Molecule: Bacterial RNase P class A
Organism: uncultured Gammaproteobacteria bacterium
RNA sequence: GGAGUCAGCCGGGCAAUCGCUGUCAGGAUAAGGACUCGCGUUGAUUUUCGGUGAUGCGCCGAUUCGCGUGAAUCCUGGUUUUGACAGAGGAAAGUCCGGGCUCCAUCAGGGCAGGGUGCCAGGUAACUCCUGGGCGGUGUGAACCGACGGAAAGUGCAACAGAAAGUAUACCGCCCGGUCGCUUGCGAAGCAGGUGGCCGGGUAAGGGUGAAAUGGUGUGGUAAGAGCGCACCGCGUGAUUGGCAACAGUCAUGGCACGGCAAACCCCACUCGGAGCAAGGCCAAAUAGAGGGGCGAUAAUGUGGCCCGCAUUGUCCCCGGGUAGGCUGCUGGAGGUGUAUGGCGACAUGCGCCCAAGAUGAAUGAUUGUCCUUGACAGAACCCGGCUUACAGGCUGACUCCCCCU
Numbered sequence: 001g002g003a004g005u006c007a008g009c010c011g012g013g014c015a016a017u018c019g020c021u022g023u024c025a026g027g028a029u030a031a032g033g034a035c036u037c038g039c040g041u042u043g044a045u046u047u048u049c050g051g052u053g054a055u056g057c058g059c060c061g062a063u064u065c066g067c068g069u070g071a072a073u074c075c076u077g078g079u080u081u082u083g084a085c086a087g088a089g090g091a092a093a094g095u096c097c098g099g100g101c102u103c104c105a106u107c108a109g110g111g112c113a114g115g116g117u118g119c120c121a122g123g124u125a126a127c128u129c130c131u132g133g134g135c136g137g138u139g140u141g142a143a144c145c146g147a148c149g150g151a152a153a154g155u156g157c158a159a160c161a162g163a164a165a166g167u168a169u170a171c172c173g174c175c176c177g178g179u180c181g182c183u184u185g186c187g188a189a190g191c192a193g194g195u196g197g198c199c200g201g202g203u204a205a206g207g208g209u210g211a212a213a214u215g216g217u218g219u220g221g222u223a224a225g226a227g228c229g230c231a232c233c234g235c236g237u238g239a240u241u242g243g244c245a246a247c248a249g250u251c252a253u254g255g256c257a258c259g260g261c262a263a264a265c266c267c268c269a270c271u272c273g274g275a276g277c278a279a280g281g282c283c284a285a286a287u288a289g290a291g292g293g294g295c296g297a298u299a300a301u302g303u304g305g306c307c308c309g310c311a312u313u314g315u316c317c318c319c320g321g322g323u324a325g326g327c328u329g330c331u332g333g334a335g336g337u338g339u340a341u342g343g344c345g346a347c348a349u350g351c352g353c354c355c356a357a358g359a360u361g362a363a364u365g366a367u368u369g370u371c372c373u374u375g376a377c378a379g380a381a382c383c384c385g386g387c388u389u390a391c392a393g394g395c396u397g398a399c400u401c402c403c404c405c406u
């Protein structure tokens, strides 16, 4: 200097003017209520309480209800106005996982089918997430990836090619014997070779086919070959060492083979109610059910399916009618952040500080000036933890490799 890997950050800035939504604090204005006063009523044979006189009656007051009245004060919401503060994301996307919360619900029960996960140990509210480790793979490397339990429980699959695709098998070939030829050397017989066809036997080392072919490499041996023998590797078994474990190592022993695929069915281990803020709760308003049909306690219904249990007493379907308004849920949280301690780490605990949108056909926009990185992907709708996908340009840190110079 170049190329890369991992992690973090920004995502047009600044100023002015006008505008939108929420919260808080004021001003003005009309309405309603409380409060004040007056009248009536409660009282009638008895029947609210208190005062007066011994009691009763009477009288007075409080209380209840209704009507009317009105200066100031208080409360409630409405209209309008002034000011302060705040106002979309790292992914708000996907709706893929996991929860909080709400309802079914009265035993919130049991089982079957079905679904999910799949190395070990931890973290977390939980997870298919995260951290650390093991094993396997990719890369020179920093790093990255993992559908990572079981093939000796069973079933199944491997097109085509190939002899044969798993107690599977001989196409070419190699070796031995027999037979029928041809031919060479020695002068014939005979001996020693070479080669072609056919038949029989042995073989799986060499070649071919294929994604994959009876463990691999080497060596000895053999008629030619073969774990047939041996060495190393691999595999099985046993013992032992390190580690919580997954696993890794060492020693001994056995020639050991029926391989692969479970992102095939399956087996094993663990685990799983359902529906969802359009959940749910409250207020106001309106309406039409003499409608039809099924089952009916041996029945029907009860938030995925089936069965059992339990609970309730009607329940299901069709036709027809009304409402679609307002308030709430709705934002203080498994929250953010600084620091200390513990831990390899994910994280945990303690102390301090902070409060970052709550719209509802859906709020943050427009204009002007200026600066440069000339502006990408893209808009909350109950909330949170993850994963995945998209992203112009720019900044920072650590690490790896290559080249050059000293």
Base pairs, nucleotide, nucleotide: 001402002401003400004399005398006397007396008395009394010393012371013370014369015368016367017366018365020087021086022085023084024083025082026081027080028079029078031076032075033074034073035070037068038067039066040065048062049061050060051059052058089377093388094387096386097385098384099383100382101276102275103274104273109308110307111306112305114272115271116270117269118268119133120132121131122130123129134148135146136145137144138143149267150266154265155264156261157260171207172206173203174202175201176200177199178198179197180196181195182194183193184192185191186190215233216232217231218230219229220228234256235254236253237252238251239250240249241248242247280328281327282326283325289319291318292317293316294315295314299313300312301311302310335354336353337352338351339350340349341348342347372375